[in-house]
RNA sequence: GCCGGCGUAGCAUAGUGGUAGUGCAUCUGCCUUGUAAGCAGAAGGUCGCGAGUUCGAUCCUCGCCGUCGGCU
Numbered sequence: 001g002c003c004g005g006c007g008u009a010g011c012a013u014a015g016u017g018g019u020a021g022u023g024c025a026u027c028u029g030c031c032u033u034g035u036a037a038g039c040a041g042a043a044g045g046u047c048g049c050g051a052g053u054u055c056g057a058u059c060c061u062c063g064c065c066g067u068c069g070g071c072u
Base pairs, nucleotide, nucleotide: 001071002070003069004068005067006066007065010024011023012022013021018055026042027041028040029039030038048064049063050062051061052060
C1' cells in the first nucleotide's frame, strides 16, 4: 500500500428497515442477628464520527476514525 471482519450501557453481547433488548456489575427495597446468596424494582445508550438513500436507519450506500486479521 491492497483486502476483509468488528465498533450497541461500566463489562460481555442480541437485534440486519418500523418503540434499542438480555446477562453480569451499580443503586433501592424485601429477606437475615449481620453479610453473602435469593426475590422484587430502578437507573444507566446522541447504537464509533460525518454525509447520503428512505415516510422512517443500529440495520442500506459513501467517506473518516479506532481495533483485529490476511496479502504484498
Transfer RNA from Cercozoa sp. M6MM, 72 nucleotides, folded computationally. Model confidence (mean pLDDT): 83 of 100. It matches the Rfam family "tRNA". Rfam's curators write: Transfer RNA (tRNA) molecules are approximately 80 nucleotides in length. RNAcentral holds the sequence, with entries from ENA. Taxonomically the source falls in Cercozoa (Eukaryota, Sar, Rhizaria).